Context: one part of a larger RNA
């Protein structure tokens, strides 16, 4: 992991609803008694419970009663009322209350043959080393001290087996071992090591202390019992079909991953009109969206030969007067901003009338829930960085609980809502060369492998439009030619001579030609430009909008049209045709709700109900409804001796599904199929489910 067995809303009392029955202004027994055909029943029994009257804390009083001084107001109540009782369903409540699951928490006992400490009594420790005190002699001292040599044998002394220990490393890691095996290490007469008896224990020992040991368990051991501890938590909860179908909010909450009541689903019952809701008129209140600005509040740019203060300068013996590219204030133009401005003001939205359509959809009770972590997308806003697949709100969609078709693939984009079936047609989005169903359709125009990822910014790509100067009195490039004089301007320089700098930029000749555009010299010199003249012959030259491209454009296998391929099969206008889904139709079938109803039964209230018409049937939590099997008891029925029930094996039949039939083997006396009706330890692919097996 598989297969088989097993497994989880039960029971009891109560209490609410509901639905079936009995009685009924009553209904009903309990606990005992009594009969019996004998344990199936059947008669008693009225105590006691609900109902039938309430009001008041009570005593009371009573259709009233209680407050109160009150006979006033006011509460609660009568005013003609269905109840009760037992069965059966739904929920509740107390109890283990659907199932398994804690780590804990008490009591009461078992442990110190493991192992910490401790007490008694034994035991053990191969050989080697070093040589302390003391003692002897000897030098040596006034005598000690001392010093020497021998004796001695001292040590948590040394080396280093047994014995004790675990510091490294290598192996081993489903191991030979639930702590070992190899190398090597440490301690080895000591706070050593061990043996045997013996002590003290569960908040309590023992601890050279590591929270460490206390029998492979220790921040509180082990057994057994309370006990089914509790678990707002995780996980599991077992045939079928049908109808309907959410929530992810608000409020409170020691409350936020939980619950109460309310929203929202659902089932039953009432309500039937000025009902809800939709449209259309018609009337309202409004201060957003957007605009304003001399219509307030702020906020904020700029000008003013305007007017006050203030600072500075300058000038004055004082008073005072003159200047300011400074500051403030106010005014005056001009432009300009606001969620917490506003003179102004839509468009939705909301209210209320009136008309209309209307499937009761709405509203009231009652039973029974779930929901309370939501998600993305579009629009309006806070927060952030106008950052996030980010966060919080407000509209509306889609998932959620939604399937199919498009988007290569891809809950939340786009179309579209799947009861069956069909080798029928028409469309949606999106497509129609080829992988792939449909045009290699017409018509023009653009364009790069754009198309088919990105921006600032950058550019005589190009395509339409608009517009401005110049042009057959020759524009515009080009080519020849000319580009002079005064002068080397003047200053300054060491020069400065069109060109290193300052000043000035005059004037003459002319077709024209700068006191010089730019390269060059130490300065000149020379090139060249403006300017002109000729040659040519038709447009140049510049602005702005504007379609489509071009750079920009750099990461790690090639990867940014889904691929091949494409010059249209890209784009951009207009157009016609096809192709395309579970959508729409078409044909056949099933089923629910309504209506209309044949027809059977009947206790005459009614129940069932063919057909036919219409409009429906996507579905988690979840409500309601209807059936299949399983295992028993009851009552009925059926089949069995030429033998054969049930259970198992097989198989191509039946049904709309849970399942059911027949037939063939098997099985050999033991009970068994159908029906109806009743009761249930009634239905398993999951609970790291439990037991068996492979």
């Nucleotide at each position: 992991u598989c297969c088989g067995g097993c497994g989880a809303g039960u029971u009891a009392c109560c209490g609410u609803u509901u639905g079936c029955a009995g009685c009924u202004a009553g209904g009903u027994u309990a606990a005992g008694g009594c009969c019996u055909u004998a344990c199936g029943g059947g008669c008693c029994g009225a105590a006691g419970c609900c109902a039938u009257a309430g009001g008041g804390a009570a005593a009371c009083c009573g259709a009233g009663u209680c407050u109160u001084a009150a006979u006033a107001g006011g509460g609660c109540g009568a005013u003609u009322g269905u109840g009760u009782u037992g069965c059966g369903g739904g929920c509740g409540g107390u109890a283990g209350a659907c199932g398994c699951g804690a780590a804990a928490c008490u009591g009461c006992g078992u442990g110190a043959u493991c192992u910490a400490c401790c007490c008694a009594u034994g035991a053990g420790c191969a050989g080697g080393u070093u040589g302390a005190a003391g003692c002897g002699c000897g030098a040596g001292u006034u005598a000690u001290a001392u010093c020497g040599c021998g004796u001695g044998g001292a040590g948590g002394a040394c080396c280093g087996a047994a014995c004790c220990c675990a510091c490294u490393u290598g192996g081993g890691u489903u191991g030979a071992a639930a702590a070992c095996c190899g190398a090597g290490g440490g301690g080895a007469u000591g706070a050593c090591u061990u043996g045997u008896g013996g002590g003290g224990a569960g908040g309590a020992g023992u601890g050279a202390a590591a929270g460490u040991c206390u029998a492979a368990u220790c921040a509180a051991a082990c057994g057994c019992a309370g006990a089914g501890a509790u678990a707002g938590c995780u996980c599991g909860u077992u045939c079928u079909c049908u109808c309907c179908g959410a929530a992810a909010u608000a409020u409170c909450u020691u409350u936020a991953g939980g619950g109460a009541u309310a929203g929202c689903c659902u089932c039953g019952a009432g309500c039937c009109a000025c009902u809800a809701u939709g449209c259309a008129c018609u009337g309202g209140g409004g201060g957003u969206a957007g605009a304003g600005a001399u219509a307030c509040u702020g906020a904020a740019u700029u000008g003013g030969a305007u007017g006050g203060g203030g600072g500075c300068c300058c000038u004055u013996c004082c008073c005072g007067g003159g200047g300011u590219a400074c500051c403030c204030c106010a005014c005056c133009g001009a432009a300009c901003c606001a969620a917490a401005c506003u003179c102004c003001g839509a468009a939705u939205a909301c209210c209320a009338g009136u008309g209309u359509a209307a499937u009761u959809a709405u509203c009231u009770c009652g039973g029974g829930a779930g929901u309370c972590a939501g998600u993305c997308c579009g629009c309006g806003a806070g927060g952030g960085a106008u950052a996030a697949g980010c966060u919080u709100c407000g509209c509306g969609g889609u998932c959620g609980a939604g399937a199919g078709g498009g988007a290569a693939a891809c809950a939340a984009c786009c179309c579209a809502g799947a009861c069956c079936a069909u080798c029928u047609g028409c469309u949606a989005a999106g497509g129609u060369c080829c992988c792939g169903a449909a045009u290699u359709u017409a018509u023009a125009c653009u364009u790069a492998g754009u198309c088919a990822c990105u921006a600032a910014g950058g550019a005589a790509g190009u395509u339409g439009a608009u517009u401005u100067g110049c042009u057959a009195a020759g524009a515009c490039a080009g080519c020849c030619a000319g580009g002079a004089u005064g002068u080397u301007g003047g200053c300054u320089u060491a020069g400065a001579a069109g060109c290193a700098g300052c000043c000035a930029c005059c004037a003459u000749u002319u077709a024209a030609a700068a006191a010089g555009u730019g390269c060059g010299u130490a300065a000149c010199a020379g090139c060249u430009u403006a300017c002109u003249g000729g040659u040519c012959g038709a447009g140049c030259a510049g602005a702005u909008c504007u379609g489509c491209g071009c750079c920009g454009a750099u990461a790690a296998u090639g990867a940014a049209c889904g691929g091949g391929a494409g010059u249209a099969a890209g784009u951009a206008u207009a157009a016609a045709a096809c192709c395309g889904a579970a959508g729409c139709a078409g044909u056949g079938g099933a089923u629910u709700u309504a209506g209309u109803a044949a027809a059977u039964c009947u206790u005459c209230g009614g129940a069932u109900g063919a057909a036919c018409u219409a409009a429906g049937u996507g579905g988690u939590a979840g409500g309601a409804g209807a059936g299949c099997g399983c295992u028993g008891u009851a009552c009925g029925u059926c089949a069995g001796a030429u033998a054969c029930a049930a259970g198992c094996c097989g198989u191509a039949c039946c049904g709309g599904a849970a399942g059911g039939a027949a037939c063939g083997g098997u099985g050999u006396c033991g009970g068994g199929g159908c029906g109806u009706a009743c009761a249930g330890g009634u239905g398993a692919u999951u609970a790291u489910g439990c037991c068996g097996g492979a």

Large-subunit ribosomal RNA, domain II from Lignipirellula cremea, 694 nucleotides, folded computationally. The full RNA is in RNAcentral, with records from ENA. Model confidence (mean pLDDT): 83 of 100. Taxonomically the source falls in Lignipirellula (Bacteria, Planctomycetota, Planctomycetia, Pirellulaceae).